The prediction has a mean pLDDT of 79.
The RNA shown here (SAM riboswitch aptamer (S box leader)) has 123 nucleotides and comes from a soil metagenome.

Formats: sequence, structure tokens, C1' cells
RNA sequence: UCUUAUCCAGAGAGGCGGAGGGACCGGCCCGAUGAAGCCUCGGCAACCCGGCAGUGGUGCAGCGAUGAUGCUCCCCACUGCGGUAAGGGUGCCAAAUCCGGCAGAGGAAUCUGGAAGAUGAGA
Repeated sequence: UCUUAUCCAGAGAGGCGGAGGGACCGGCCCGAUGAAGCCUCGGCAACCCGGCAGUGGUGCAGCGAUGAUGCUCCCCACUGCGGUAAGGGUGCCAAAUCCGGCAGAGGAAUCUGGAAGAUGAGA
């Protein structure tokens, strides 16, 4: 940089630090009752690997049977489960991605889609 999925749920204490932070712009907020950043411990979630269960497969091997068409192991796909009775890689823990930004519908409130951004996975 590209592709793709998700983004109205959830989850913070302590120490160091010392003025910023919420991507950008406009708002509106947070902040000396202590911002950013770093460290320690804790938590949330379930994206990836792994685990467990179910279903499926002209898949694979073995056994059995031929009045049979089933059993077992493995593999793959999908769905579900838990987050420990095993774990690992990330991510996250003010406010909906804090709200809006562009386009369409609408008298308006608002709704729908998009852009941008964030995170995961893949390239």
C1' cells in the first nucleotide's frame, strides 16, 4: 500500500511523570480532584492459531458386509460452545469511531449509503 470482516455491547486501579488529550477539520468534551507517555497488576472481548461438541463430505485409511451400504481413525468445510477443565498472537478498558464533515430522501426531527479512521486476518 491492497483485499476483506467488524466498529450503538463490554472492561481500571496503583507507581513514575508533569500539560496536554479525544486521528484530521468544525463542534462538544476530558484534564492540577493530575493530560500524554512509560511501568506493574487487573479486567473486557472473542479477530487469528489451538481446544471441545454437532452437522456435512463422490475426501482419506482400516475393519466389516455383498440379502451389505455400517463402524473407527484422520483430513477438510460449516455451525455452535467456553475463555479455562490447556494455552498462544493481537486488540481494547470516558462519552456510539463522542457528534458532524460527502451524497441521497425528508418541511423538520431523522433515516440510508459513502468517505476517513481504528482493529483483526490475508497479500